[in-house]
RNA sequence: GCCUUAUCAAGAGCGGCGGAGGAACUGGUCCUGUGAAGCCCGGCAACCUAUCUGCAUUUCCGUGCGGAGAAGGUGCUAAUUCCUGCGGAAAUUAUUUUUCCGAAAGAUGAGGA
Numbered sequence: 001g002c003c004u005u006a007u008c009a010a011g012a013g014c015g016g017c018g019g020a021g022g023a024a025c026u027g028g029u030c031c032u033g034u035g036a037a038g039c040c041c042g043g044c045a046a047c048c049u050a051u052c053u054g055c056a057u058u059u060c061c062g063u064g065c066g067g068a069g070a071a072g073g074u075g076c077u078a079a080u081u082c083c084u085g086c087g088g089a090a091a092u093u094a095u096u097u098u099u100c101c102g103a104a105a106g107a108u109g110a111g112g113a
Stems, first nucleotide, its partner, number of pairs: 002112007013041001015040003021031003025085001027083002042077003047073003051068007081105001086102006
């Protein structure tokens, strides 16, 4: 890099190093020397493992659906995945605009060839 699957409207520092860029891509729109990326610390969350636990099922093992905390493995820590890009629906207007739904793409976890 590829395949499968779940989630993506919540949450998270006025810290240190660092120095100019960043928000995947397109077009927008933004953030940024009142300091970007990156690294460290802190924090958030609870996907996986482990632990404790409720219900159902079962002779047991176990399995299914939850809950707790957060020890380990990840992840995340501006804006809905910032909006948008393809298809459909509704309203409005006929130069369009708005709203909603679904894809695609992307991100992350877990599993796999």
This is a predicted structure of a 113-nucleotide RNA (SAM riboswitch aptamer (S box leader)). Its Rfam family is "SAM riboswitch aptamer (S box leader)". Rfam links the family to the GO term regulation of gene expression. From the family's description: The SAM riboswitch is found upstream of a number of genes which code for proteins involved in methionine or cysteine biosynthesis in Gram-positive bacteria. The sequence was found by an Rfam model in a public genome assembly. The coordinates come from a structure-prediction model, not an experiment, and the mean pLDDT is 84. Of the family's consensus pairs, 88% are formed in the model.